[in-house]
Context: one part of a larger RNA
Molecule: large-subunit ribosomal RNA, domain I
Organism: Deltaproteobacteria bacterium ADurb.Bin135
């Protein structure tokens, strides 16, 4: 030197442990902001570095409840000082403060800084100073001044006043833009995808919706899931892309215009009558009538076409009105009858009761010995159970503590149903007949050029629309996958409309044949920290003593050191804070054979 065995160092794998994460699942909530938010900055404590928490009233302040004895958050104790049964700390509801940046909004700015004007009050002999308060922009309604081309007037502009917006937020919604790696075993038509990404809007959902539907013996708004089906098609007929109808649930709700007619009112323009006062006839009054155009009310809204108007016929009671008598119509009250009231259609609400949901509160039943440090293990006897869910406790406890099952609770705020009450709406329409008017136009459609449709131009219907053209109007028009006849069905070119579906940043409960610290979130720890970076950005490492600090008085070495050696606690200290367990590598130290 090496091999072996023993025992130490060092390292920190394993074990066991969870204070944190990871997937779901249910409710709930689904908004926060000029009343200045999200987020920050600076500050706030008897000493205060870091988290928490708060805001110059600054780990708090005031009320209301709820709670009963200790308590001034945490790392973390100590030491000073304090509060508290006249109910503090603590939980919960509502209230007050709430600095300075941030949309940030008086005006500038290198975010948390400088610098203003006015107004009110404060204090001074005055000024300076200090406190409140208002001052950007847009938009839309009003009101006032002012005022062009252009007499009048409009545009316009300028002030006041009220309103609203702006700017944050995970996902999910919908619009407007859009990739490319990749696949096709290359590629280029295709794919990947209308996918990621990008801007705009919005709601708690969004979007969609009451046929110009669809093809069967029609059906009766959308929208979700199953099935039809990887079917029938598309497809360099490759790669791959992929319906519908129709069946079966799940929900279920239907409205309102436009336009014809009818009224009013304002405007402008015509008429002087054969006119007007609801309509006929007759009296009477004695002058405003028609047209156009905007706006309002009323009617009206469909496809066996409705609908207006006119014209029959048949149709709830009672009163009142209009210049008068009959006669009709037509408004208005009231009874009665039906129905509704915030999801859409008409509108409006308040009142009571009950539930929830944000603090709580009651809550059953073991003894004994034995082992051990320490009983909840073990034996023996017992009890409780609407409670043997679940943690804890010195080792595994239904009866030790917190709980659980169960029953029960709210001053105040928030939701919701129910009931009343009040309010609206609906009570005349049905028939039949004229065929005089309406029934959504630069549409529909067509050409060219695109997109969307499972469908890639194809036989390509059908949606959509950038350029050019351009109907009909109900004896009308679309659609049934070119086209055309038939023959059915529906009526576009205006709007609204719950719920079934989506999604989880929050809150609150709960499951896991999920992770257990190189795992699980990047983070169990002062984590988005420390730390790289000019900047966008990147982005760690880092848990464990004991049951209990009982965390080692006191002696000895040492430098009044580190670090040790003894004493002592402990069940253990080779559980000593570089602290469970404590593996190999690595590096002493003893012995022993070899060389």
């Nucleotide at each position: 030197g090496g091999c072996a065995u023993g025992u130490g160092g060092u390292a920190g794998a394993u074990g066991c442990c969870u204070u944190g994460g990871u997937g779901c699942c249910a409710a709930g909530a689904g908004g926060c902001g000029a009343u200045g938010a999200a987020g920050g900055a600076c500050g706030u404590g008897g000493c205060u570095a870091g988290c928490u928490g708060c805001g110059a009233u600054a780990a708090g302040c005031u009320u209301c409840g709820g709670g009963g004895a200790g308590c001034c958050g945490c790392u973390a104790a100590a030491c000073a000082g304090g509060c508290u049964u006249u109910g503090a700390u603590c939980c919960g509801g509502g209230g007050a403060u709430u600095u300075c940046c941030g949309a940030a909004u008086g005006g500038g700015g290198c975010a948390a800084c400088c610098c203003a004007u006015c107004c009110a009050g404060a204090g001074u002999a005055a000024u300076g100073u200090c406190u409140g308060g208002a001052u950007a922009u847009c938009c839309u309604g009003u009101c006032a001044a002012u005022g062009a081309a252009u007499c009048c007037a409009u545009a316009g502009u300028u002030g006041g006043c009220a309103g609203g917006a702006a700017g944050c937020g995970a996902a999910c919604g919908a619009g407007g833009g859009g990739a490319a790696c990749u696949g096709a075993a290359a590629c280029a038509u295709c794919u990947a995808a209308g996918u990621a990404c990008c801007c705009u809007c919005a709601g708690g959902a969004a979007a969609a919706g009451a046929a110009a539907g669809a093809a069967a013996u029609u059906c009766g708004a959308u929208u979700c899931c199953c099935a039809a089906a990887g079917u029938a098609g598309c497809g360099g007929c490759g790669a791959g892309c992929g319906a519908a109808a129709u069946g079966g649930g799940a929900a279920g709700a239907g409205c309102c215009u436009a336009a014809a007619c009818c009224g009013a009112a304002u405007a402008g323009a015509g008429u002087u009558a054969u006119a007007g006062c609801c309509c006929g006839u007759g009296a009477g009054c004695g002058u405003u009538c028609u047209c156009u155009a905007u706006c309002c009310g009323g009617u009206g809204u469909c496809g066996u076409a409705g609908g207006a108007u006119c014209u029959g016929u048949u149709g709830g009671a009672g009163g009142c009105a209009g210049u008068u008598a009959c006669g009709g119509a037509u408004g208005c009250c009231u009874c009665g009858g039906g129905g509704a009231g915030u999801u859409a259609c008409a509108a409006a609400a308040c009142u009571a009761u009950u539930c929830u949901a944000u603090a709580g509160a009651a809550g059953a039943a073991u003894a004994a010995u034995c082992u051990g440090g320490a009983a909840a293990g073990g034996u023996u006897a017992a009890c409780c159970a609407c409670a043997g869910a679940g943690g804890g406790u010195g080792a595994u406890a239904g009866u030790c503590c917190c709980g659980u099952a169960u029953a029960c609770g709210a001053a105040a705020u928030a939701g919701a149903a129910u009931a009343g009450u009040c309010u609206c709406c609906c009570u005349g329409a049905a028939u039949a007949g004229a065929u005089u008017c309406c029934u959504g136009a630069g549409u529909a459609c067509c050409a060219c050029g695109g997109g969307a449709c499972a469908c890639g131009u194809g036989u390509a219907a059908u949606c959509u629309u950038g350029u050019g053209g351009g109907a009909a109007g109900c004896a009308a028009g679309g659609a049934g996958g070119a086209c055309c006849a038939u023959c059915u069905c529906c009526u576009a070119a205006g709007g609204c409309u719950a719920a079934a579906u989506a999604c989880u940043a929050c809150u609150u409960g709960g499951c896991a044949a999920c992770c257990g610290a190189u795992a699980g979130u990047g983070u169990a720890c002062a984590a988005g920290u420390a730390c790289c970076g000019u900047g966008a950005g990147g982005g760690a490492a880092a848990g464990g003593u004991g049951a209990a600090a009982a965390g080692a008085a006191c002696c000895c070495c040492g430098u009044u050191g580190a670090g040790g050696g003894g004493a002592g606690u402990g069940a253990a200290a080779u559980a000593g804070u570089a602290c469970c367990u404590g593996a190999a590598a690595c590096c002493g130290c003893a012995u022993g054979c070899c060389u």